[in-house]
């Protein structure tokens, strides 16, 4: 150099074309003599980047960029 697979919340992960979701974690409340347990509410993302196609794109299309992986 070449093929491929991943990038989406602070972390780990769904969404396979129609309003971006869930555990965790994080503020604040209830509950308790008290919490590390149990319940509730909220906060926080424009989907690695640039364009394309669509009536509409995390999704499908090309280009960079980063990780991993495999052959040279």
């Nucleotide at each position: 150099g070449g093929g491929c697979c991943u990038g989406u919340a602070g972390u780990u992960c769904a969404a396979u074309g129609g309003u971006a979701g869930a555990a965790u974690g994080c503020a604040c409340c209830c509950c308790u003599c008290g919490c590390u347990a149990g319940g509730g509410u909220g906060a926080g993302g424009c989907u690695g980047u640039g364009g394309g196609u669509u009536c509409a794109a995390a999704u499908c299309c090309c280009g960079c960029c980063a990780g991993g992986u495999c052959c040279a």
Predicted 3D model of a 72-nucleotide RNA (transfer RNA) from a Candidatus Woesearchaeota archaeon. NCBI's taxonomy places the organism under Archaea, Nanobdellati, Candidatus Woesearchaeota. Its Rfam family is "tRNA". By type it is a transfer RNA. The RNAcentral record of the sequence draws on ENA.